[in-house]
RNA sequence: AAAUUAUCAAGAGCGGUGGUUAGAGAAUUGGCUCUGUGACCCACCCGGCAACCCUUCUUUUUGAAGCAAGGUGCCAAAUCCAACCCGCAAGGGGGAGAUAAGUU
Numbered sequence: 001a002a003a004u005u006a007u008c009a010a011g012a013g014c015g016g017u018g019g020u021u022a023g024a025g026a027a028u029u030g031g032c033u034c035u036g037u038g039a040c041c042c043a044c045c046c047g048g049c050a051a052c053c054c055u056u057c058u059u060u061u062u063g064a065a066g067c068a069a070g071g072u073g074c075c076a077a078a079u080c081c082a083a084c085c086c087g088c089a090a091g092g093g094g095g096a097g098a099u100a101a102g103u104u
Stems, first nucleotide, its partner, number of pairs: 001104002004101005013046001015045005023034003028083004047075003052071002054066004079096001084093003
């Protein structure tokens, strides 16, 4: 990088220090929001959530419990919302994206 499978309306930092400086919220368009009271990003520190892998039990399942050890992930807003299809709408589906696991 590619394909596969599963999950994505819950939860937990708009934390601190330093750096940088004008944009940022994946991409395009529109909306909305965040942002010189310094966002986004980078480094470090502290705290937390979840439970994919994992651990224990059960016994084979689409189960229960745990987060103590370890590998990831995550901690503004539904994946911020819409866009394409169905629908009067609510809503549902799809696409794209993200994360995990093993595989090539």
Molecule: SAM riboswitch aptamer (S box leader)